[in-house]
Description:
This is a predicted complex of two RNAs, RNase P RNA and transfer RNA, with 424 nucleotides together. It holds a member of the Rfam family "Bacterial RNase P class A". Rfam links the family to the GO terms tRNA processing, ribonuclease P activity and dimeric ribonuclease P complex. Model confidence (mean pLDDT): 77 of 100.

């Protein structure tokens, strides 16, 4: 210098003006919306998106329902050891695979419990056997006087070309299954409280000796079965849950540990609505590529081409937007910075 | 918030882990006809949505994505 591997970080900065949403304090206790519950309107101070807030793939907190205990069934996980509130996450390590290497990947228990599957090719594919050859043993048979030779069958042992991923030895459990361990079900639209109208329910009273209603109104007429009050449940709506002293955040700190992590110490309080705030404008600086101009260097020395530098101009600045909260995983992400390491080339 | 299903030829769909993935419609060529339709014969057209993994072998099994479609929630 080139090519890579692993890890960490940033996600434009500052100033001014105008807005938006919560919180705290103060003021007023007045006005507005609403039947009520409840909500809104002022001033000051302070705060206001992320590394993924995303996908909703795991695990918890929280809440309600269910629940004596155990089993069957279902779902999930799987070397070993550890971390953690918990986990399918993380750390270390063994084994296997890939890579020259730094490193990366792995659902990685069990096929002497049982079942299932294996296309094509091949004699034969999961039940075992025999396509060919050889050795041994037994039986039958042919030839031969005999020794012996040949053939066939059975048993046993060994070997073999070729097929194929795989040929009495295995493979597939991301096939059923077995083993071990874990899991009750649902989700903040959970759940708790306040609470209309209408309909329906219960209770009480009045009512065919004519109620309520209605026309002229102390009375008469029309009409003909409901009317009034109370209670309780649910709904619309409202409030809490819910912005949290917490599995909290920060630290170039200390200790233990290879590490994940834990324990101390110091500092901090840090968004929160309910169709959803976190924005807009202007200025300065920084970054990126593009265009123009200027001089310089190299090639060429006629035209021209390339490179870095300076100035100016307009443009751009990714992925993406909290919705009960938290720990992970996965996915998206312009560009930039830092640390450690590997391989190759060159120089010393 | 909690869930389900789908993606295969231009279109609509099949496809117990196994050879070169099929069918209908459509398209192209030929035959028939005076011509068209119908009919008959033949043919083309597919990275099986994408990326990994398991396996001898993946459209199929597993994981992660992308896109599309749909359902549930309150009362009775």
């Nucleotide at each position: 210098g080139a090519a890579g591997c692993g890890g960490g970080c940033c996600a434009g900065a500052c100033c001014g003006c105008c807005g938006c949403c919560g919180g705290u304090g103060c003021g007023a206790g007045a006005g507005c919306c609403g039947a009520a519950a409840g909500g809104c309107u002022g001033c000051a101070c302070g705060g206001g998106a992320g590394g993924a807030a995303g996908g909703u793939c795991c695990g918890g907190a929280c809440u309600g329902c269910a629940c004596a205990g155990g089993g069957c069934g279902g779902c999930g996980u799987a070397g070993c050891a550890g971390c953690c509130a918990a986990c399918g996450g993380c750390u270390g390590u063994c084994c296997g695979g890939c890579g020259u290497g730094a490193g990366c990947c792995g659902a990685g228990g069990a096929u002497c419990a049982g079942a299932g599957c294996a296309a094509c090719a091949g004699a034969g594919a999961c039940g075992a056997g025999u396509c060919g050859g050889a050795g041994c043993g037994g039986c039958c048979u042919u030839c031969g006087c005999a020794a012996g030779a040949g053939g066939g069958c059975c048993g046993u042992u060994c070997c073999g070309g070729g097929u194929g991923a795989a040929a009495c030895g295995g493979g597939c459990a991301a096939u059923c299954u077995c083993u071990a361990c874990g899991c009750g079900c649902a989700g903040c639209a959970a759940c708790a409280c306040c609470g209309a109208a209408u309909a329906g329910g219960c209770c009480g009273g009045c009512g065919a000796u004519g109620a309520u209603g209605u026309g002229g109104c102390u009375c008469c007429g029309c009409g003909g079965a409901g009317c009034c009050g109370g209670c309780g449940g649910g709904u619309a709506g409202g409030u809490g849950g819910c912005a949290c002293c917490g599995a909290g955040c920060c630290g170039a700190u200390g200790c233990a540990g290879c590490g994940a992590u834990g324990c101390a110490c110091g500092g901090c309080c840090c968004a929160g609505a309910g169709g959803a705030a976190u924005g807009g404008c202007g200025g300065u600086c920084a970054c990126g590529g593009c265009g123009g101009c200027g001089g310089c260097u190299u090639c060429a020395c006629c035209a021209g081409a390339a490179g870095a530098c300076g100035c100016c101009g307009a443009c751009g600045c990714a992925c993406a937007g909290a919705a009960u909260c938290c720990g992970g995983c996965c996915u998206a992400u312009c560009g930039g910075c830092c640390c450690g390491c590997u391989u190759c080339a060159c120089a010393c | 918030g909690c869930c389900u299903c789908g993606u295969u030829a231009a279109c609509u769909c099949a496809g117990u882990g196994g050879c070169c993935a099929g069918a209908g419609u459509g398209c192209c060529g030929g035959c028939c006809u005076g011509u068209c339709u119908a009919g008959c014969c033949g043919g083309a057209a597919g990275c099986c949505g994408c990326g990994g993994g398991u396996u001898c072998g993946a459209c199929u099994c597993c994981c992660g994505c992308a896109c599309g479609a749909g359902g549930c929630g309150c009362c009775a």